RNA sequence: CUCAGGUCCUGUACGUUCACGAACUCGCGAACCCCGCCAGGGUCGGAAGACAGCAACGGUAGUGAUCUUCGUGGAGUGUACGGGGAAACUUGAGGGC
Numbered sequence: 001c002u003c004a005g006g007u008c009c010u011g012u013a014c015g016u017u018c019a020c021g022a023a024c025u026c027g028c029g030a031a032c033c034c035c036g037c038c039a040g041g042g043u044c045g046g047a048a049g050a051c052a053g054c055a056a057c058g059g060u061a062g063u064g065a066u067c068u069u070c071g072u073g074g075a076g077u078g079u080a081c082g083g084g085g086a087a088a089c090u091u092g093a094g095g096g097c
Stems, first nucleotide, its partner, number of pairs: 001094007008084008016075008025065004034059003042051003
């Protein structure tokens, strides 16, 4: 000095991480003005039965939590592939003095 690669910029893919949302699971759960079912007791009835309905039980709205899954967005983050490129630094090969 030349060539190629890296540090640089950029696109894509996958990952890492953060945030938000949703789903699943579990817990709590609107005492009454949510639902169902309604022991006891109550009301009506001569009776058979019927009616309303507290507690309990089951569930819903809601709410909390961990893991997992999905979606969205971000990151001086990692790897791979591609594109771009002045200078500087660096790695390898070759050449000249």